[in-house]
RNA sequence: GAGCGAUAAGAGUAAACCUGUCCAAAGACAGGGACGCAAAGCUAUAGGGUCUAGGUGCUUACAGUUCAAAAGUCAGUUAUUAAC
Numbered sequence: 001g002a003g004c005g006a007u008a009a010g011a012g013u014a015a016a017c018c019u020g021u022c023c024a025a026a027g028a029c030a031g032g033g034a035c036g037c038a039a040a041g042c043u044a045u046a047g048g049g050u051c052u053a054g055g056u057g058c059u060u061a062c063a064g065u066u067c068a069a070a071a072g073u074c075a076g077u078u079a080u081u082a083a084c
Stems, first nucleotide, its partner, number of pairs: 003084001012037002017032006035072001041077003047074002050069001055067001057065002
């Protein structure tokens, strides 16, 4: 220097649920709360998949679909440390 990745250390994060606010909705933010996480850090114009359907456009009988959302779905990308 590179690879790997454990609960040893130093750090971090926060599911469900509750309260308040925004919102058509998915969902987001703040507080509480911890199921968990070696990337549960970042990226939604790299990609697959998921999700909402009020408004606009396409299509127009319905349905579908663009703009919306979500990274704790697969993934891309960056990264700390013991042992090896």